[in-house]
A computed fold for a 71-nucleotide RNA from a Candidatus Liptonbacteria bacterium, annotated as transfer RNA. The coordinates come from a structure-prediction model, not an experiment, and the mean pLDDT is 81. NCBI's taxonomy places the organism under Bacteria, Bacteria candidate phyla, Candidatus Liptoniibacteriota. It matches the Rfam family "tRNA". The family's RNA type in Rfam is transfer RNA. Rfam describes the family as follows. Transfer RNA (tRNA) molecules are approximately 80 nucleotides in length.
RNA sequence: GAGACAUUGGUGUAGUAGCAGCACUACAGUCUGUGGCACUGUCAGCACGGGUGCAAAUCCCGUAUGUCUCC
Numbered sequence: 001g002a003g004a005c006a007u008u009g010g011u012g013u014a015g016u017a018g019c020a021g022c023a024c025u026a027c028a029g030u031c032u033g034u035g036g037c038a039c040u041g042u043c044a045g046c047a048c049g050g051g052u053g054c055a056a057a058u059c060c061c062g063u064a065u066g067u068c069u070c071c
Base pairs, nucleotide, nucleotide: 001070002069003068004067005066006065007064010024011023012022013021018054026042027041028040029039030038047063048062049061050060051059
C1' cells in the first nucleotide's frame, strides 16, 4: 500500500427496511429473624459523519478502532 470481517445498555448476545429484544449486572420492592435463593418492577444501548428511501441497527459512501490475509 491492497483486501476481508467485526463494532447493538456496565458485560455477553439476537435482530433478512416497519415498536431495539434476551440473559447477567446495577437500583428499588416483596419474601426472610438476617443474608442468600426465588419473585415483581425500574434505569441504561444501535462506533462516528453523510446519502438513498414514506420508513435505516439493517442498504450505499466515507471515517475511527480491532482481528485476519496479501504485498

The sequence is in RNAcentral, with records from ENA.